[in-house]
Molecule: c-di-GMP-I riboswitch aptamer
Organism: marine sediment metagenome
RNA sequence: AAAGGGCAAACCACGGGUAACCGUGGGGCGCAAAGCUACGGGUCGUCGCCAUCCAGCCGCGACCGCCGGGCUGCCGAA
Numbered sequence: 001a002a003a004g005g006g007c008a009a010a011c012c013a014c015g016g017g018u019a020a021c022c023g024u025g026g027g028g029c030g031c032a033a034a035g036c037u038a039c040g041g042g043u044c045g046u047c048g049c050c051a052u053c054c055a056g057c058c059g060c061g062a063c064c065g066c067c068g069g070g071c072u073g074c075c076g077a078a
Base pairs, nucleotide, nucleotide: 006031007030011026012025013024014023015022016021029065035071036070037069039068040067041066042063043062044061045060046059048057049056
């Protein structure tokens, strides 16, 4: 550079959840890890505390297509 392919944003429908968000189907914005993982950071939700407001603290939860780490992985020059 190819070949075979893979995943699937927004949005829509149905369902779950107080919520963030998740599942299934449709749909394709994109992705060489847009495969897995909540370990670190971050963002978001929620209970409580504090508080004039802004903000902050704490526990629980969500997001891996926000970043980093860890594990794994097709083909090819190699």